[in-house]
RNA sequence: GAGAUGAAAUGGCAAACCCAUCGUAAGGUGGGGACGCAAAGCCACAGGUCCAGUGAUGCGUACACUGGACGGCUGGGAUACCAAG
Numbered sequence: 001g002a003g004a005u006g007a008a009a010u011g012g013c014a015a016a017c018c019c020a021u022c023g024u025a026a027g028g029u030g031g032g033g034a035c036g037c038a039a040a041g042c043c044a045c046a047g048g049u050c051c052a053g054u055g056a057u058g059c060g061u062a063c064a065c066u067g068g069a070c071g072g073c074u075g076g077g078a079u080a081c082c083a084a085g
Stems, first nucleotide, its partner, number of pairs: 005085001012037002017032006035072001042077002045075003048070008
């Protein structure tokens, strides 16, 4: 010096819920609010969950395909503040 782990410190983010708003919806955005988080900052590559449409079908269930959402579901990728052991 770099990497892994992470005590301390400076700080950071912000669940549920409420209000407004966008969206068919999942969900997103802004404000309030804190359950928690060492990447709870970023990325939809893999899995998973959720929504919509189509197919088949008398209906329903499940299934298949297409499009979308979730990074605070898991893995993975690159980046990053501090510094005891």

Model confidence (mean pLDDT): 85 of 100. A computed fold for an 85-nucleotide RNA from Chloroflexus islandicus, annotated as c-di-GMP-I riboswitch aptamer. It was read from a public genome assembly, where an Rfam model found it.